c-di-GMP-I riboswitch aptamer from a Deltaproteobacteria bacterium, 91 nucleotides, folded computationally. The model forms 95% of the base pairs in the Rfam consensus. It matches the Rfam family "c-di-GMP-I riboswitch aptamer". Rfam links the family to the GO term cyclic-di-GMP binding. Its mean pLDDT, the model's own confidence on a scale to 100, is 81.
RNA sequence: GUUAGAUAAAGGCAAACGACUCGAAAGAGUGGGACGCAAAGCCACUGGCCUAAAUCCAGGAUUCAGAGGAUACGGCGGCAGGGUUGCCUGA
Numbered sequence: 001g002u003u004a005g006a007u008a009a010a011g012g013c014a015a016a017c018g019a020c021u022c023g024a025a026a027g028a029g030u031g032g033g034a035c036g037c038a039a040a041g042c043c044a045c046u047g048g049c050c051u052a053a054a055u056c057c058a059g060g061a062u063u064c065a066g067a068g069g070a071u072a073c074g075g076c077g078g079c080a081g082g083g084u085u086g087c088c089u090g091a
Base pairs, nucleotide, nucleotide: 002091003090004089005088012037013036017032019030020029021028022027035078041084042083043082045081046080047079048076049075050074055070056069057068
């Protein structure tokens, strides 16, 4: 440097759930808690998925409010691919 993750060691991360905070929502953060994870480290670049405040369309109407459709500039990396960095062990 390449490749693999059966066993082991040093360690690491933390699903569901409930508490508090932020957010229109999706969701996120903190500290609990462990279902799992060998990149479950980092980057929304491609696809996918979630949400729809604002905007637009449609509609209503004396006015106001609510309800319908489209849309990400909001999210998900613990959905797949890609990029990048890295621990241990074996070959």